[in-house]
RNA sequence: AGAGUCGACCAGACAAUCGCUGUCCAUGUUCGGUUUGUAAGGGCCGGUAUGGGUAGAGGAAAGUCCGGGCUCCAUAGGACGAGGCGCCAGGUAACACCUGGGGGGCGUGAGCCUACGGAAAGUGCAGCAGAAAAUAUACCGCCUGAUAUCGGUCUACCCGGUACAGGUAAGGGUGAAAUGGUGCGGUAAGAGCGCACCGCGCGACUGGUAACAUUCGUGGCAGUGUAAACCCCGCCUGGAGCAAGACCAAAUAGGAAUCCAUUAUGUGGUCCGCAUCGAGGAUUCGGGUAGGUCGCACGAGGUGUACGGUGACGUACAUCCCAGAUGAAUGAUUGUCCACGACAGAACCCGGCUUAUCGGUUGGCUCUCGUU
Numbered sequence: 001a002g003a004g005u006c007g008a009c010c011a012g013a014c015a016a017u018c019g020c021u022g023u024c025c026a027u028g029u030u031c032g033g034u035u036u037g038u039a040a041g042g043g044c045c046g047g048u049a050u051g052g053g054u055a056g057a058g059g060a061a062a063g064u065c066c067g068g069g070c071u072c073c074a075u076a077g078g079a080c081g082a083g084g085c086g087c088c089a090g091g092u093a094a095c096a097c098c099u100g101g102g103g104g105g106c107g108u109g110a111g112c113c114u115a116c117g118g119a120a121a122g123u124g125c126a127g128c129a130g131a132a133a134a135u136a137u138a139c140c141g142c143c144u145g146a147u148a149u150c151g152g153u154c155u156a157c158c159c160g161g162u163a164c165a166g167g168u169a170a171g172g173g174u175g176a177a178a179u180g181g182u183g184c185g186g187u188a189a190g191a192g193c194g195c196a197c198c199g200c201g202c203g204a205c206u207g208g209u210a211a212c213a214u215u216c217g218u219g220g221c222a223g224u225g226u227a228a229a230c231c232c233c234g235c236c237u238g239g240a241g242c243a244a245g246a247c248c249a250a251a252u253a254g255g256a257a258u259c260c261a262u263u264a265u266g267u268g269g270u271c272c273g274c275a276u277c278g279a280g281g282a283u284u285c286g287g288g289u290a291g292g293u294c295g296c297a298c299g300a301g302g303u304g305u306a307c308g309g310u311g312a313c314g315u316a317c318a319u320c321c322c323a324g325a326u327g328a329a330u331g332a333u334u335g336u337c338c339a340c341g342a343c344a345g346a347a348c349c350c351g352g353c354u355u356a357u358c359g360g361u362u363g364g365c366u367c368u369c370g371u372u
Base pairs, nucleotide, nucleotide: 001368002367003366004365005364006363007362008361009360010359012337013336014335015334016333017332018331020056021055022054023053024052025051026050027049028048029047031046032045033044034043035042036041058343062354063353065352066351067350068349069348070241071240072239073238082237083236084235085234086233087101088100089099090098091097102116103114104113105112106111117232118231122230123229124226125225126224139172140171141168142167143166144165145164147163148162149161150160151159152158180198181197182196183195184194185193199221200219201218202217203216204215206213207212245294246293247292248291255285256284257283258282259281260280263278264276265275266274267273301320302319303318304317305316306315307314308313338341
């Protein structure tokens, strides 16, 4: 210098003017409630208007895919079903996330990828090709035959061809996959048939918390693959969700209780009284609608330092308060500058994952080339 790899951070800047939402302060208020007072009036709370101060989207606010908090139903104990997860250890509120490690794969390397339990419980599947796809099997080839037959040679038990019978899994061919691989021996030809090495299974020692690894011994070596096919094994999961849910509560209609006076009917000769039903008025109560308040912004919170840990993370101390709407704010215009500005907008909250994203800054590491 070039190429690459793994992180961290920023997300146009500045100024002026005009707005929007929250919050704080001041002032006003012919608004509402409450309290005090004989009254006028005053105090407090809320609303509202004006002025001023102050704060105001993200790294993904997104997809709603996982895991929690919170709330209600409920007592969720068992069984069945369904879904998810699946090497080991740790972190965490929890996880399918993260960290570290192991096995396997890719890369010269930094590094990256990995649903990575069980195929000897059972079932299913393995298209096409191929002789044969899990049961064993012979298409070509190789070998044997004192079997038949044809040909050669004088003859034959010799040589060659064909057929038949048998041996063979070395070689060819098919396939994603063909019953361990390479070599030597062996054999009629062959074959773990025998041996050495590699691989594999089993056992033991050692190291490691473990996954697992090294070494040694041993077995000639297996019912091939497929479980993001059914399934088996182990572990986890109650359901619905902030329109959850809690509180205050008008008008109208309806309900309950009490009271009032009257009327009607019955009883009765009449009145009082009593009973019944309907109508009327008043007061109180409860449910509940509109509407309002809360939930709702102090939280598994941010930042810094120290300590522990390889790390994820944890502990202690200090410090900070950082959107909270509900027809739903976070904007518009102008000017200057540059590298000319991507994806995109909170709606109960938090931890993750995934997806989208113009550009820029910065750190660690790797490879190649050059110079000293």
Molecule: Bacterial RNase P class A
Organism: Pseudomonadales bacterium